Two RNAs folded together computationally: RNase P RNA and transfer RNA, 489 nucleotides in total. It holds a member of the Rfam family "Bacterial RNase P class A". Rfam classes the family as a ribozyme.
RNA sequence: AGAGGGCCGGGCGGCCGCCGGUGAGCUUGCUCGCGGGAGGAAAGUCCGGGCUCCAUGCAAUCACGGUGCCGGGUAACGCCCGGCGGGGGCGACCCCAGGGACAGUGCCACAGAGAGUAGACCGCCGAUGGCGACGCUUCGGCGGCGCACAGGUAAGGCUGAAAGGGUGCGGUAAGAGCGCACCGCGCGACGGGCGACCGGAGCGGCUCGGUAAACCCCACCGGGAGCAAGGCCGAAUAGGGACGGCGCGCGUCGGGCCUCACAAGGGUCCACGCAGGCGAGAUUGUCGCCCAUGCCGUCCGGGUUGGCUGCUGGAGCGCGUCGGCAACGGCGCGCCUAGAGGAAUGGUCGCCCCUUCCGCCGCGCCCUCACGGGAACGGGCGGGGGGACAGAACCCGGCUUACAGGCCCUCU
RNA sequence: GCAUCCGUAGCUCAGCAGGAUAGAGCAUCAGAUUCCUAAUCUGGGGGCCACUGGUUCGAAUCCAGUCGGGUGCACCA
Numbered sequence: 001a002g003a004g005g006g007c008c009g010g011g012c013g014g015c016c017g018c019c020g021g022u023g024a025g026c027u028u029g030c031u032c033g034c035g036g037g038a039g040g041a042a043a044g045u046c047c048g049g050g051c052u053c054c055a056u057g058c059a060a061u062c063a064c065g066g067u068g069c070c071g072g073g074u075a076a077c078g079c080c081c082g083g084c085g086g087g088g089g090c091g092a093c094c095c096c097a098g099g100g101a102c103a104g105u106g107c108c109a110c111a112g113a114g115a116g117u118a119g120a121c122c123g124c125c126g127a128u129g130g131c132g133a134c135g136c137u138u139c140g141g142c143g144g145c146g147c148a149c150a151g152g153u154a155a156g157g158c159u160g161a162a163a164g165g166g167u168g169c170g171g172u173a174a175g176a177g178c179g180c181a182c183c184g185c186g187c188g189a190c191g192g193g194c195g196a197c198c199g200g201a202g203c204g205g206c207u208c209g210g211u212a213a214a215c216c217c218c219a220c221c222g223g224g225a226g227c228a229a230g231g232c233c234g235a236a237u238a239g240g241g242a243c244g245g246c247g248c249g250c251g252u253c254g255g256g257c258c259u260c261a262c263a264a265g266g267g268u269c270c271a272c273g274c275a276g277g278c279g280a281g282a283u284u285g286u287c288g289c290c291c292a293u294g295c296c297g298u299c300c301g302g303g304u305u306g307g308c309u310g311c312u313g314g315a316g317c318g319c320g321u322c323g324g325c326a327a328c329g330g331c332g333c334g335c336c337u338a339g340a341g342g343a344a345u346g347g348u349c350g351c352c353c354c355u356u357c358c359g360c361c362g363c364g365c366c367c368u369c370a371c372g373g374g375a376a377c378g379g380g381c382g383g384g385g386g387g388a389c390a391g392a393a394c395c396c397g398g399c400u401u402a403c404a405g406g407c408c409c410u411c412u
Numbered sequence: 413g414c415a416u417c418c419g420u421a422g423c424u425c426a427g428c429a430g431g432a433u434a435g436a437g438c439a440u441c442a443g444a445u446u447c448c449u450a451a452u453c454u455g456g457g458g459g460c461c462a463c464u465g466g467u468u469c470g471a472a473u474c475c476a477g478u479c480g481g482g483u484g485c486a487c488c489a
Stems, first nucleotide, its partner, number of pairs: 001412008010352007018037002021034006039389001043400002046398005051226004058285005064222005069083005084098001085096004099217002104215002106211003121157002123153003128150002130147003134143003165183006184206001185204003190199003230309004240300007249274004254270006276290004302488003316335008353387009363378002365374003413485007422438004431469001440456005462478005
């Protein structure tokens, strides 16, 4: 100068208060006493649970949402630990939404010749074919030269975020994995590892762009609502109105009753069955409930603004020990730590602590041989300012965010 | 406490299965018209798309985290 981790986050005392609990006294709602009273994030409500209700998550499929390297931890997780791979840093160490782009579809604006089984603008070449003049000629042709017409190229330039391996040598008319060497890439026998993955003989001239925080595919997970859940008691009101929806269905060689002498027929009540409706994403199965002066939904109107419970002892905290690299787990001992309602935990004084500013002193300090002078730093005295973020609301495990200042450990 | 939605110019809103120099109306400013004003016509200015990171070549738009604001939810018959 940095990196990682852990902890604290004012202390003591006096006085005056606030909220629960508990004991005593009596004048029964007051007094006195004792004891307790916010956080590491109580926050954001972003994940995961407990608990409660939805008759029951009971099963399957679909839809929807989430997660996404591997192994482990955990009640569970998107959290934590350990590893693997990639990236950054000299390093301690840090960061990664880190499955699949050879299942498919979409998109890649502008620019540019060309943007996805690519393309030819400039450039290079023009071997081969063509054209032109020249030379030679045994008049059949041959030779070099020029043009850039056909055409060949992808070295170089240009555009872009991205242009279909890189460097070198050979090769060629010019070029090109066209050939070769090295590097890279792909496949990969075999070996190591629980696994992610690592190493890799050998083979292939190289085909494979990016995007899944675009649709999607694969694997795994997930029912919904939330303490204003829910339960008990009490009080009060008009157990009211409007609109909409739902078979006021059928059967029984079932039964009772009425009509009736019996039967038949009719009526009515009950039972069972079918059909129907509802069931907190949809469908199906299963199951449950309902079936008419009823049930359900929406809206309007009326009443109350009470008490008890849920409610705080819990995946709890501390210490020790054992296992494990660790997260964490087992065992032993000890401890009890807010439970109120729109909501208490505060105020003030004194002393101390940290920090900062001002003034004074002149012990250290500085200048000087000394006398003497100075005040930046350390120190002393006095005075002033400041001491963060933030406030439990059913309870836990995490993540994220905010936080003046201080302490400790390890490492580079 | 719990649930849910939103944030784009001074105001009200478009744009959000990525490709902009971010648009429209009202307001505002200047000019024209008018004796002056209003109305009308023409032209202009004004935005870090709430903020901070990330994904992507590229973000107002996709993702994550903050900040700010709105709305709903008590019980009884």